Overview
This is a predicted structure of a 395-nucleotide RNA (Bacterial RNase P class A) from Deltaproteobacteria bacterium ADurb.Bin207. It matches the Rfam family "Bacterial RNase P class A". It is annotated as a ribozyme. Taxonomically the source falls in Deltaproteobacteria (Bacteria, delta/epsilon subdivisions). The coordinates come from a structure-prediction model, not an experiment, and the mean pLDDT is 76. The sequence was found by an Rfam model in a public genome assembly. Of the family's consensus pairs, 98% are formed in the model.
């Protein structure tokens, strides 16, 4: 100068004037004061909170997956290990099991896992031709180093060996097994045995370990106003006890309590509800108004201290928190001034590449919009700050 990788913030400021939504204060007219983000967004998660009963096992079903920490919780966040990407600074991981079990590996190729012989090496056997050189062909036999196919072919690289070949030998590698030594651990790092194979997917099914009530402010609450206690249906042991009426049967009435249906995803069990009572179906009426909704609150945020490698904890007491709409406000012009890029002329630095700036000019200003609140992740974007990598040029 260029290209990168990592971090922490910011997200314009001032006045005029005109709008607007909500608070206070006023009889009114008007006056103070306030009025959207780092993401407010996706709705991917966690949770406070509010109903369901004040619950409880279990299936099925969902989540997570290396090892410690942190957190209210989390699929987050902090370290550490291991892989893999990049020259690096750094980034990514859906990172537990394949010898419990099913399944899959297309095409292409001789053959995709209890899997091989297309071309090829060889010739210790047989036949055939022969130019008589083991030189040609075909059987039979051995073979899997070479070559071909493929995402992947029965560890890899060397050397010995062999008739060619091969873990057949041997060395290092890898890979199983015992073990030391280091580390909370995952795991690393070593020694010794031992030719050892029967490969890959679980972001296929499965299997192990841990966690997991549901529905959600359109959640639920209060208050008014209305009319259809309109229609059909099921539900007690067609059980029992008591009382009244009655010649008996049998009627009314009042209790009893195994359970029919119902109980916020699904089925099972427990467990709750029984007639002036429960639930289903199907129709009618309220579509009004407050609170929930914004504060001396809180898993809240600054600062100070003290532990921590951090993430985060504690601890003090001090300052802060000032939209609350309800089809939905928080806006528009105007001036300057601040950032930003470019231009013109001048001036300064430097040994040079190259930089800075004083006045004046033109331009530009991204992404985007609160809806109960908060803790994360993603996603979109402006132009600077810092510290880190590699590459060039000048001296």
């Nucleotide at each position: 100068u260029c290209a990168g990788a990592a971090g922490a913030a910011u997200a314009g400021g001032u006045g005029a004037c005109c709008g607007u939504c909500g608070g206070c204060c006023g009889a009114a007219a008007g006056g103070c004061g306030g009025g959207a983000g780092g993401a407010a967004a996706g709705u991917c998660c966690g949770a406070g909170c509010u109903c369901c009963a004040c619950a409880g096992g279990g299936c099925a079903g969902g989540g997570u997956g290396c090892c410690g920490g942190g957190u209210a919780a989390c699929c987050c966040c902090c370290g550490g290990u291991g892989a893999g990407g990049g020259c690096a600074a750094c980034c990514u991981c859906a990172a537990g099991g394949a010898a419990a079990g099913u399944g899959c590996c297309a095409c292409a190729g001789a053959a995709a896992a209890c899997a091989a012989a297309c071309c090829g090496c060889g010739c210790c056997c047989c036949c055939g031709g022969u130019u008589c050189g083991u030189c040609c062909g075909g059987g039979a036999c051995g073979u899997a180093a070479g070559g071909g196919u493929g995402a992947a072919a029965a560890g890899g690289u060397g050397g010995g060996g062999u008739a060619a070949a091969a873990g057949c030998c041997c060395a290092c590698c890898g890979c199983g097994c015992a073990u030391u030594c280091g580390g909370u651990a995952a795991c690393g790092a070593g020694u010794g045995c031992g030719g050892c194979a029967c490969g890959g997917c679980a972001a296929a099914c499965c299997c192990c370990a841990c966690c997991c009530g549901g529905a959600g402010c359109a959640a639920g609450g209060c208050c008014g106003c209305a009319u259809a206690a309109a229609g059909g249906g099921a539900c007690a042991a067609u059980a029992u006890a008591g009382c009244a009426u009655c010649a008996c049967c049998a009627u009314g009435c009042u209790g009893u309590g195994a359970g029919a249906a119902g109980g916020u995803c699904g089925c099972c069990c427990u467990c709750c509800u029984a007639a002036c009572g429960u639930c289903c179906c199907c129709g009618g009426g309220u579509u009004g108004g407050c609170c929930g909704c914004u504060a001396u609150c809180g898993a809240u945020g600054c600062c100070a201290u003290g532990g921590g490698u951090a993430a985060c904890c504690a601890u003090a007491c001090g300052c802060a928190c000032u939209a609350g709409a309800g089809g939905a406000a928080u806006g528009a012009u105007c001036a300057c001034c601040a950032c930003c890029g470019g231009g013109c002329c001048g001036c300064g630095a430097g040994c040079a590449a190259u930089c800075g700036u004083u006045u004046c000019c033109c331009g530009g200003a991204a992404c985007a919009g609160a809806a109960c609140u908060c803790g994360g992740c993603u996603u979109a974007u402006a132009g600077g700050c810092u510290u880190c990598u590699g590459a060039g040029a000048c001296c």